About this RNA: The RNA shown here (c-di-GMP-I riboswitch aptamer) has 97 nucleotides and comes from a bacterium. Of the family's consensus pairs, 95% are formed in the model. Rfam family: c-di-GMP-I riboswitch aptamer. Rfam links the family to the GO term cyclic-di-GMP binding.

RNA sequence: AGAUGAUAAAGGCAAACUCAUGGAAAUGUGAGGGCGCAAAGCUAUGGGCCUAAGGGAAUGCCAAGAAGUACAUUCCGAUGGCUGCCAGGUUCCCUUC
Repeated sequence: AGAUGAUAAAGGCAAACUCAUGGAAAUGUGAGGGCGCAAAGCUAUGGGCCUAAGGGAAUGCCAAGAAGUACAUUCCGAUGGCUGCCAGGUUCCCUUC
């Protein structure tokens, strides 16, 4: 320097769930917890997945009637997220070759 994760040591991370807190939500953060993880370190770059606030569309409602606003329901939609879904980029402890 390259490859490897059979074995060993030192250590590391932390799923579900619970509590607190930010957020419309997805979900983030902190504490507890520990299913797992050799990159379960970092990075939303490509694919994928989640959400749908603002915005748009349709329908309904209110009313003597009409229109608009508001409201309700459904749909569209990322500019919001997920790296513990896969790939790419990038950095690193130890073992073995």